[in-house]
RNA sequence: AGAGUUUGAUCCUGGCUCAGAUUGAACGCUGGCGGAAUGCUUUACACAUGCAAGUCGAACGGCAGCACGGACUUCGGUCUGGUGGCGAGUGGCGAACGGGUGAGUAAUACAUCGGAACGUGCCCAAUCGUGGGGGAUAACGUAGCGAAAGCUACGCUAAUACCGCAUACGAUCUAAGGAUGAAAGCGGGGGAUCGCAAGACCUCGCGCGAAUGGAGCGGCCGAUGGCAGAUUAGGUAGUUGGUAGGGUAAAGGCCUACCAAGCCGACGAUCUGUAGCUGGUCUGAGAGGAUGAUCAGCCACACUGGGACUGAGACACGGCCCAGACUCCUACGGGAGGCAGCAGUGGGGAAUUUUGGACAAUGGACGCAAGUCUGAUCCAGCCAUUCCGCGUGCAGGAUGAAGGCCCUCGGGUUGUAAACUGCUUUUGUACAGAACGAAAAGGCUCUGGUUAAUACCUGGGGCUCAUGACGGUACUGUAAGAAUAAGCACCGGCUAACUACGUGCCAGCAGCCGCGGUAAUACGUAGGGUGCAAGCGUUAAUCGGAAUUACUGGGCGUAAAGCGUGCGCAGGCGGUGAUGUAAGACAGAGGUGAAAUCCCCGGGCUCAACCUGGGAACUGCCUUUGUGACUGCAUCGCUGGAGUACGGCAGAGGGGGAUGGAAUUCCGCGUGUAGCAGUGAAAUGCGUAGAUAUGCGGAGGAACACCGAUGGCGAAGGCAAUCCCCUGGGCCUGUACUGACGCUCAUGCACGAAAGCGUGGGGAGCAAACAGGAUUAGAUACCCUGGUAGUCCACGCCCUAAACGUUGAUUACUCGCUGUUGGCGAUAUACUGUCAGUGGCUAAGCGAAAGCGUUAAGUAAUCCACCUGGGAAGUACGACCGCAAGGUUGAAACUCAAAGGAAUUGACGGGGGCCCGCACAAGCGGAGGAGCAUGUGGUUUAAUUCGAUGAUACGCGAGAAACCUUACCUGGGCUUAAAUGUCAGGUGACCGCUGCCGAAAGGUGGCUUCCCUUCGGGGCAACUGGCAAGGUGCUGCAUGGCUGUCGUCAGCUCGUGCCGUGAGGUGUUGGGUUAAGUCCCGCAACGAGCGCAACCCCUAUCUUUAGUUGCCAUCAGGUUAUGCUGGGGACUCUAGAGAAACUGCCUACGCAAGUAGUGAGGAAGGCGGGGACGACGUCAAGUCAUCAUGGCCCUUACGCCCAGGGCUACACACGUGCUACAAUGGAUGGUACAAUGAGAUGCCACUUGGUAACAAGGCGCAACCUCAAAAAGCCAUUCUCAGUUCGGAUUGAGGUCUGCAACUCGACCUCAUGAAGCUGGAUUCGCUAGUAAUCGAAUAUCAGCAUUGAUUCGGUGAAUACGUUCCCGGGCCUUGUACACACCGCCCGUCAAGCCAUGGAAGCUGGGAGAACCUGAAGUCGAUAACCGCAAGGAGUCGCCUAGGGUUAUACUAGUAACUGGGGCUAAGUCGUAACAAGGUAACCGUA
Repeated sequence: AGAGUUUGAUCCUGGCUCAGAUUGAACGCUGGCGGAAUGCUUUACACAUGCAAGUCGAACGGCAGCACGGACUUCGGUCUGGUGGCGAGUGGCGAACGGGUGAGUAAUACAUCGGAACGUGCCCAAUCGUGGGGGAUAACGUAGCGAAAGCUACGCUAAUACCGCAUACGAUCUAAGGAUGAAAGCGGGGGAUCGCAAGACCUCGCGCGAAUGGAGCGGCCGAUGGCAGAUUAGGUAGUUGGUAGGGUAAAGGCCUACCAAGCCGACGAUCUGUAGCUGGUCUGAGAGGAUGAUCAGCCACACUGGGACUGAGACACGGCCCAGACUCCUACGGGAGGCAGCAGUGGGGAAUUUUGGACAAUGGACGCAAGUCUGAUCCAGCCAUUCCGCGUGCAGGAUGAAGGCCCUCGGGUUGUAAACUGCUUUUGUACAGAACGAAAAGGCUCUGGUUAAUACCUGGGGCUCAUGACGGUACUGUAAGAAUAAGCACCGGCUAACUACGUGCCAGCAGCCGCGGUAAUACGUAGGGUGCAAGCGUUAAUCGGAAUUACUGGGCGUAAAGCGUGCGCAGGCGGUGAUGUAAGACAGAGGUGAAAUCCCCGGGCUCAACCUGGGAACUGCCUUUGUGACUGCAUCGCUGGAGUACGGCAGAGGGGGAUGGAAUUCCGCGUGUAGCAGUGAAAUGCGUAGAUAUGCGGAGGAACACCGAUGGCGAAGGCAAUCCCCUGGGCCUGUACUGACGCUCAUGCACGAAAGCGUGGGGAGCAAACAGGAUUAGAUACCCUGGUAGUCCACGCCCUAAACGUUGAUUACUCGCUGUUGGCGAUAUACUGUCAGUGGCUAAGCGAAAGCGUUAAGUAAUCCACCUGGGAAGUACGACCGCAAGGUUGAAACUCAAAGGAAUUGACGGGGGCCCGCACAAGCGGAGGAGCAUGUGGUUUAAUUCGAUGAUACGCGAGAAACCUUACCUGGGCUUAAAUGUCAGGUGACCGCUGCCGAAAGGUGGCUUCCCUUCGGGGCAACUGGCAAGGUGCUGCAUGGCUGUCGUCAGCUCGUGCCGUGAGGUGUUGGGUUAAGUCCCGCAACGAGCGCAACCCCUAUCUUUAGUUGCCAUCAGGUUAUGCUGGGGACUCUAGAGAAACUGCCUACGCAAGUAGUGAGGAAGGCGGGGACGACGUCAAGUCAUCAUGGCCCUUACGCCCAGGGCUACACACGUGCUACAAUGGAUGGUACAAUGAGAUGCCACUUGGUAACAAGGCGCAACCUCAAAAAGCCAUUCUCAGUUCGGAUUGAGGUCUGCAACUCGACCUCAUGAAGCUGGAUUCGCUAGUAAUCGAAUAUCAGCAUUGAUUCGGUGAAUACGUUCCCGGGCCUUGUACACACCGCCCGUCAAGCCAUGGAAGCUGGGAGAACCUGAAGUCGAUAACCGCAAGGAGUCGCCUAGGGUUAUACUAGUAACUGGGGCUAAGUCGUAACAAGGUAACCGUA
C1' cells in the first nucleotide's frame, strides 16, 4: 500500500466481499512447563450454610463462666471480686469508612473552569475554663404472661448517663440600658504540710467545656461540553418575577400568603426511545469512529415503594417505622428475613473459578498500651481466557534402505528424514541445601528535654529479643537418562502451497467470484506441500481498508442528486477611506488539566511479559498583559455596487371592451340525379321521403391562413386577426441626485400547462367513455362510421408534468470567427464602433466519455435546495392540505450482487444508401398427381446391424448385402485362432496319407516319421505354462487426420508510425473503377502478409520436330472392292517444343484507373471457354464403423469359428429418380454421322443351332484385333385422337446364364396378361450458350446382379434477361439497440403452485406514564381544655402533606387474531407479446 466482483472487451459511477489490528469472549480439534494478568457481558432472578464491625475495665455498677490466691471444711466440697481477667448490662467512639452492583438517571448526574450565602467528629495552632449540688435508671432481685419473639409489675444501685446553681475571655440577642448560655472525670507518681483512714494537697498525662484560626472533607450556585427521533412544535399556574413571612448549616418558589403576567422554544422547548459519567481502552497516518470489563475519580442503588430518627456526618447494604410481593417458623394467638459483601447453591445462558489459608505485610476501627476485630487486603486453588518466555534435542549419517505416493516404467518424491554412531541435559523425575519480603514495637542501658523530682512522659545512641499465611516456595547443587513432551488450518483466484484415486448437478463445498452433469489442482480420501505453533481454526463483535457521510477529504447536464417559478422575514455573506474599541484573532506570562495509562530515558525480576524512578505529554479551560494587519462593533466620509428623476426605443408581456373576414357544420329556398362517403381492401353510415355537387340567403360556436423568422416578450407556466382603455417589466444615451440602501434565502406568501372537480352558461368542429363495421387464432386495440362528457366563457377549487437547457441564483475574470433582434455615436441607407439580447463553429481549460466552451459543464467567491447500491417504494403507517380524485412529507422487514452512465467491436432491424448472385423478373424444361426403382422416417420383427437428420441427412457412407461381405439375430462350438519374439519344462516330431460323428465349425482315431556332429553337443519343429493379444464395445462434447457449409464470397490480418485514459481506431474509410481490398486519385499514414489475379492442366489457331499400329495430296503397282503394296510427311491425327491477346492500335468520355464502339486487324477481344486451386474463421457441423489415438469398459466373452436367418419386412409419410400419359408421337423397313474408354480367369470377329436370352465351335487382339449396333436424325409405309397399334405395371407359363447354392433374395429371354395414368392443388426445383432441353455411348465396383444410380463421352441444339420495386443469400458504408449463447436474442404482466417477511382488520391480552375523584399507613411539621408529671414536658386528639389501594374516562405503546391487501423469492407450468430495431400503432411524462 491494495485486491476480487457488473462487460464480448473498455473507461467511469456504485454497492458487496477479502487481506490488518483487537476482545472479560464462546465453540471444534489438540495439549509439555513456567511467569504475569483476567474470569456471570445473560435474570438489579431466588437464595440453604459459614464468615464479612467491632472495641474500650485507664468511664460505670458489678461478677454469669475460666484461672490463681485466701478462709472454712464433715475432705464430698462451700464461701470469698482479693488478683488476672470478663458474659450480659449502663456509657464512649466506630458502625456514614472499607467491600458490591449499574437498576434508575439525558440532568438534583459527570468532565473542565469559575463562584459565594455554609457546616465540620477525629487532627493541628494558639486563648480561657474544668467550682458546687441534685434526682433517677438498666444490670440485679422477687412475682407474673407468652409456643416463640419478647413483655409487664414492684423493689435496690453507679457513672465521663441525665438535670439544675455559680462563673463568662470569647460567643449569641439587643430597644445599646442590658439580657442569655458550659463543663466530667480517669490514670501514674510523690518531698514538705493536714487527716484515724480513704485521701486532701502538689505534679505529669489523658479526657471534658467555651470560643478563634487552619488543614482535610462535605453541602450549594453558575458557565461550557459530550445520544437519537420533528412520522414529537408548541410547553408551563409554584409556572416566571416581586413583597412579606416561614424553613435550612447555607443562597434560592425550597415552602406559604398577596401582587404582576410572565418564562422556555426552530441555536430544537416539550414528549418518546436509549444510556451510569470520566481518566481511559480498541482502531486509525491523522482527523475521526466505536467503547466505558479489570485499575482510578465521581454519582446512584441496597427485596419494591414511602418516611423520618440518631448523629459531626445517613434519610443509613449486614439500623428503625409503615405499606407491598415473596420465603420460613408457629401451639394459628402471633412472629422472623433480605448475599448488587467473600465463598457457595438453584435458575437463566454459548459462557465465567474454592462453601481454601493468614492477619506475616499494607491499610482501617477501638484502646494509654499490650492487643482484639478486619472474606479490606496479602496469598494459595481452578481454567491455554489473554500476554510473555522456554522446551519437545544437537552433530555426523546414501546403497539415497524398507514402506508409502506418483510414473512417460527410465525414474521421481517422502529424504539426512529414519536406522546407525557420537554428544548434550534446558524442562520433567529423585535426593539434598535454601532465601528477600522483618522492621517498627517490647526489654536492658547511656544521654538530652520537662519537673521540686533520680516519677511519668518524650527525643537520640548502643545491646538484646519476639513475629512468615505464602512455604521447605523462588533459587542452588547432585544423580540417571533422548530419556517425559506436536498439533491445527489451508493448498481454483484473491492468497503462500499439487498430484492420484473415489464420486458424477449426486454426495457435498462456499468469505466474494463460484466448483460438482465420467479425465474435479474447488466435493471425500491419500501422498506431498504451505502457514502458524501449545496452540490452530470457526463464530460473534469493533475500528480499518471505505475519499462508501468527504472538517482534513466527495458530489448534483446524461451515472443517485437543482425545489416548476418568483417575492421575501429570520439566518449566512458583503464595495471603499479614516478614527476609536478590543468581542473574535495572534503573541507572552501565570493557574489548572488527580494518580495510573500511552511515549522517551533509566532501574529490578537470568530475558520478556510484568513492576518501578524521572521526564515529556495531556492538543483543554481560566486569569492576566500586549498587538491592532484581518473579521466584528461604533462614528464620520466616498462613489465604482444598487437605486431615483429627466429624454428616447422595441415588443404575440398582462387585464377588460369592441369589431372583422376566410373556413367547417346546420337551416331555408332554387338547379340537378344516383350515387356519396370511406379504406390496404371493405363494410357500418348518408341518399329516390332527392343526398353528394352547385347558386343565393340565414344561424351559431370556435380558431385567427399569408406576414412568420434557431424572430420578439415574459420569473416560470406561457403569449399570435384588428382597434380602443387600464397596466407591469426591459433596453439605450447623457446629465443630476441618494450614498452600500447589496446578494442569497430555511419557515412563509404568490403564480403555476393539460387533465380533473363544483355552480351557472355555451356547444360549430374535434373527441375519452360508448355503439356499430372491419382486421385477427382472439382484437375489450391500431383502421372506418357515428358519438357523450370535455374542449369555450364566468366564478371557485385542484397544484401535478420528460413543469427539460434533464444545467439554482448573484458577481468578477478568461483567445477568436460568423449570423441575427433592439438601441446609441460619427452628415449617411454602405462601412465601422459600442451596450443589451438571441444562434452556429471553435482555442485554452474542464470532463468517465460523448461533449461544454464569454449565454461554461472553464477559473474563483457567497447563499440556498438536493444525493449516498438495486428492488420492495414514492409504497405502508402517522400528520397536514383537498368537495373528491388525490397531493406534500415519507420508512421498515425481506431480497439481490449487482442496478447504472458513456463509449468500443460485432450481430441484428418488418432502418437507410450503394453493389452483386439463375436471387427475382423474362424464358425453357421439370418436381408436387400415376406406376415402378431407390433412400429415409414410422411400424413390425428373434434380428430387421450401425452411422448421416434444415439449408450443409434422405440413388448419403455403399464405385455392387443370395453365402462371403456382416458389424445384427437364433443355434452349435473354441479359449487363444492369425502374426512375432522370449523364458522355462518336456517330447521326437511337424508335414503328409486315411477313418468315424457332425449342418459345418469342431471333436475323436489310425498309419508314417527328424537333421548335423569334432560324439561333448548343437539345430529344427509341435505341445504345456508365463509375458506380451483381441473388441465395427462407449465417448466426434477428450483428439489427430480427412470432409461438408457460408463461398471462388472478397474479404482477413500484421509491423512501424499517428490518434484515443482505454476497449479500440487509422491503414482497410472517401471520390471513381473492377469479376475482385482490381486499379487510380485523395488522405496520418507508410509498407507487408494470407486471399483475388497470374504461374499449372484441358480446349480453340498457327509454326516447328518426329512419322508407327495412325494418314494418303502428288508418283508408281495391284484388286470386283478396300492405304492393299512401294513410297511420302504435304493434309488429318498422334505428342513434344514454341508462337499468339497486351485495351497493344483507332474514335469518344475521363485527371488517372478505366469505360463505350456491329471500330480495325485477328483463329480467338477485353478474365476467350472449362478444370485443379477454397484466406482468417463459423457451425462443440460430420466421422472413435476407413485409419490413427487419450480415457473408460469386456477377457471360457462385448473376443474367435461355423450353419441358417436378417439387413430385401409393410397400414402409412417424405425425398431423389425412371417410364409415361402420346401424332414435334408409336410401330415396321431402309439408311448416315461420333467421342471417351475397356479387354488375357478378358474382349470375342466369323460360322452353326435356337423366335430369343444364349449355346457349341473358333480367327484375331492394345492408335493393329474385339466390345461396337451409336441413337436421336434422314427416307418411306402405317396408326388418326381412342385409355388407343399410347402406356407398360402386375400376374401366369416356359426357358437362358452366373454361381457350392438363385426358396426367403439375382439378372435376362419368349409367349400370354395389359393396372394406374389423358400433363398434375397449394407450393417448389434447375438452367444465361455449345448452356437448357433431347439422344445415345463408355467405364468403375463386379462370379452374377436389383445400374432407372454415380462418373465420364460425344450427337442434335434453343428461348429470354425491360430491369433491380419485391422474395432469398451475400459484400461495403451508415444509423438505432435494453442483443453478445448475439432476434431461434432479450423481455413484460395476469393466472396456477410452494416458501418468506410485511400492511389493514371485528376483537382479545398486556405495559408504562398522565388526569379526575374516593380512601389513606408510617412519619415530620402545626394546633391542643380534661389524663400523667413539682416542672420542663409527655400520652392522647385534631389538621396539612403523602407511599400504597380503589373507581372512572382517555390517549400512547407492545403482542396476538378469523379474514384480507399488495410485495419478494423459487432451471424447465398457463395465456398473450407491452418494451428494446421505425420492436412492426415511435417511445415516454402528467391526468381522466
Record summary: RNAcentral holds the sequence, with entries from ENA. Predicted 3D model of a 1488-nucleotide RNA (small-subunit ribosomal RNA) from an uncultured bacterium. Its mean pLDDT, the model's own confidence on a scale to 100, is 83. Its Rfam family is "Bacterial small subunit ribosomal RNA".